[in-house]
RNA sequence: AUCUAUCCAAGGCAAACCGUUCGAAAGGGCGGGACGCAAAGCUACGGACCUUCCGGGUGGCGCGGGCAGGUCUAGCCCGCGGCCUGAUGGUGGCCGAGCCGCUAGA
Numbered sequence: 001a002u003c004u005a006u007c008c009a010a011g012g013c014a015a016a017c018c019g020u021u022c023g024a025a026a027g028g029g030c031g032g033g034a035c036g037c038a039a040a041g042c043u044a045c046g047g048a049c050c051u052u053c054c055g056g057g058u059g060g061c062g063c064g065g066g067c068a069g070g071u072c073u074a075g076c077c078c079g080c081g082g083c084c085u086g087a088u089g090g091u092g093g094c095c096g097a098g099c100c101g102c103u104a105g106a
Stems, first nucleotide, its partner, number of pairs: 002106004012037002017032006035093001041099003045096003048091003054086005061081007
């Protein structure tokens, strides 16, 4: 230096959940707590996935209002909601990739 991770030794990290806090949310921070992890150390470069404040679409989706027409109805516009879609957000304990690193053995 490379490979391997069964054993030895010293240890390390911390899922779910709970409390608190930031955030529109996904999710993050701090404390408690351990499901597990040989990189569950660091980095959003690639893929995948999550979220939707915001943008776009949808009247052959729902409700309401307005305009036009003599009624009924077709059309147009607006508001609220629903649905679809898009990260500039997120997930490193989803995978790959890059960088750093303990012990033991070969």
Predicted 3D model of a 106-nucleotide RNA (c-di-GMP-I riboswitch aptamer) from an uncultured bacterium. The sequence was found by an Rfam model in a public genome assembly. Its Rfam family is "c-di-GMP-I riboswitch aptamer". About the family: GEMM was predicted in a large-scale screen for bacterial structured RNA regulatory elements. Its mean pLDDT, the model's own confidence on a scale to 100, is 80.